Context: one part of a larger RNA
Molecule: small-subunit ribosomal RNA, 5' domain
Organism: uncultured bacterium
RNA sequence: GAACGAACGCUGGCGGCGUGUUUAAGACAUGCAAGUCGCACGGUGUCAUUUUGGUAGCAAUACUUGGAUGGCAUAGUGGCGCACGGGUGAGUAACACGUGAAUUACAUGCCCUGUAGAGGGGGAUAGCCCAGGGAAACUUGGAUUAAUACCCCAUGGUCUCGCAAGAGUAUAGGUGGCCGCAAGGCUGUCGCUACAGGAUUGGUUCGCGCCCUAUCAGCUUGUUGGCGGGGUAACGGCCCACCAAGGCUACGACGGGUACCUGGUCUGAGAGGACGAUCAGGCACACUGGAACUGAGACACGGUCCAGACACCUACGGGUGGCAGCAGUCGAGAAUAAUUCACAAUGGGGGCAACCCUGAUGGUGCAACGCCGCGUGGAGGAUGAAGGUCUUCGGAUUGUAAACUCCUGUCAUCCGGGAGCAAGACCUGACGGUUAACAGCCGGCAGGGUUGAUAGUACCGGAAGAGGAAGGGACGGCUAACUUCGUGCCAGCAGCCGCGGUAAUACGGAGGAUGCGAGCGUUAUCC
Numbered sequence: 001g002a003a004c005g006a007a008c009g010c011u012g013g014c015g016g017c018g019u020g021u022u023u024a025a026g027a028c029a030u031g032c033a034a035g036u037c038g039c040a041c042g043g044u045g046u047c048a049u050u051u052u053g054g055u056a057g058c059a060a061u062a063c064u065u066g067g068a069u070g071g072c073a074u075a076g077u078g079g080c081g082c083a084c085g086g087g088u089g090a091g092u093a094a095c096a097c098g099u100g101a102a103u104u105a106c107a108u109g110c111c112c113u114g115u116a117g118a119g120g121g122g123g124a125u126a127g128c129c130c131a132g133g134g135a136a137a138c139u140u141g142g143a144u145u146a147a148u149a150c151c152c153c154a155u156g157g158u159c160u161c162g163c164a165a166g167a168g169u170a171u172a173g174g175u176g177g178c179c180g181c182a183a184g185g186c187u188g189u190c191g192c193u194a195c196a197g198g199a200u201u202g203g204u205u206c207g208c209g210c211c212c213u214a215u216c217a218g219c220u221u222g223u224u225g226g227c228g229g230g231g232u233a234a235c236g237g238c239c240c241a242c243c244a245a246g247g248c249u250a251c252g253a254c255g256g257g258u259a260c261c262u263g264g265u266c267u268g269a270g271a272g273g274a275c276g277a278u279c280a281g282g283c284a285c286a287c288u289g290g291a292a293c294u295g296a297g298a299c300a301c302g303g304u305c306c307a308g309a310c311a312c313c314u315a316c317g318g319g320u321g322g323c324a325g326c327a328g329u330c331g332a333g334a335a336u337a338a339u340u341c342a343c344a345a346u347g348g349g350g351g352c353a354a355c356c357c358u359g360a361u362g363g364u365g366c367a368a369c370g371c372c373g374c375g376u377g378g379a380g381g382a383u384g385a386a387g388g389u390c391u392u393c394g395g396a397u398u399g400u401a402a403a404c405u406c407c408u409g410u411c412a413u414c415c416g417g418g419a420g421c422a423a424g425a426c427c428u429g430a431c432g433g434u435u436a437a438c439a440g441c442c443g444g445c446a447g448g449g450u451u452g453a454u455a456g457u458a459c460c461g462g463a464a465g466a467g468g469a470a471g472g473g474a475c476g477g478c479u480a481a482c483u484u485c486g487u488g489c490c491a492g493c494a495g496c497c498g499c500g501g502u503a504a505u506a507c508g509g510a511g512g513a514u515g516c517g518a519g520c521g522u523u524a525u526c527c
Stems, first nucleotide, its partner, number of pairs: 001527001003525001006523005013374006019367002021332001026330003030327003035080003040077002043074009053064004087285003097209007106202002111198007119153004129142005159168003173190007211257003218248003223245004228240003260282004264275004287308005310321004338364001340363003346360001347358004377407004387398004411468001413463005426448004431443004471516001473514001475512001476497003482511005492499002
């Protein structure tokens, strides 16, 4: 000199864009952060329409029982999602990461393309109802019911095994439209099963690179290899039985310490050095330790089980919990924000869709924490005013500075106008495609009424009036900037050299001058 996720001191006008627990991977009150589908299913509730029967009435009609249809809602079964997104950096010196390859040893839900198929049948179980246990969490028994839940049989193009013969191998419907008295037929769409290919994603393996330490020199028995098996999606001591005695190492094994890695960031002319916040890629973790289940995918942050520590509830029998999600609290600390708004946009999950959910995300709020921009006025103005300071007492300086005159109107303030982010989706119409069809569905086109959290914000116009807006450091040398008073090796200063013991440009005050400026200094750290 440059830098910073900074802190501290003094000071502080506005805006834009960023950034904000570096410490205790400490503990957490409260709310929210993953749901959705009624076009898979049987119910239940409610509303409407219609109808059978009954009662009252002369009648209209009212009340009521049962049924059907439709709308809305939904606890449960079922499907998909919850393995993404979001957080953190504890562990890890390792094929974790980076880079380049391999997989002749593998898997891949949703998506795209293609081939073949979707035939027949069955038994349950939630829910509802009944009975019971428990303070609660929850739970037991009985009866009954549905499915795109579950099971069996058939078929076998395909796929697997096999030299071959051959053996084995799956499924599910829903919802629209038209025709029909019905049975059923035709058709659209969303699905279903098997397989092949693609795309995507993941698993596995290898070469090279990857911190300090020898005051760590020897390490290793599933250890190194083979044969045979088991296991896995798959190779492999991954695991096991047997056999052999190997394998690594001064090119640093083994041990110890430290540490997530990278793109990058900072610095530097570069070489290099230091670092790895934000953003992006990878990895690991989810109170601590262990384990598997489900699934295309997990050994699963807001799933399950076991153990432990901690905390909470309890009727003392027993239960419940996991913010390293977003806010927020306590604690620790020099130190780090709102218990905010919205799904309008982008993206994600579910759904045919409408739509629902989304602390992802988009916004606003707080903090000079950083970078950048703007302002705190401009021009004129000499009796060089007053006051201050210094003085050789003549004056010098503060100083065009002020006053005063004439202007301007950025920003802030007030008044008025006022975007863009909106594409879509929905409704209607004609057209094209599908189709037997002028239903229905799909597609682009035209028209229509709509959808904005930020926010009456940005921006534009107008009004008033210099009005509301300057400080902090330093002045001995390095280093730009000097005098006076006080103090008297005291009080104090100090980055280094060093100042201070009676004339201190070095301490403290004042005046002046100097370098920066909404900042200026100090401290810590790195180059």